RNA sequence: GCCCCGUUAGCUCAACUGGAUAGAGCGUUGGUUUCCGGUACCAAAGGUUGCAGGUUCGAUUCCUGUGCGGGGUA
Repeated sequence: GCCCCGUUAGCUCAACUGGAUAGAGCGUUGGUUUCCGGUACCAAAGGUUGCAGGUUCGAUUCCUGUGCGGGGUA
């Protein structure tokens, strides 16, 4: 250089053939319980879907360029 995979919440990951408000677990915050803490239960907050464009009525998903991480190849 070329090829492949990954990139989504603080962390680890889902998201069907492009479809309605992008979810789960852990974590965080608040509440219930407890003398207090933990456990358990309830609730809430938290997202530029790496970035910039394009296609489309509609994009996490398709296309182009590009950043970062990993692997392959001479």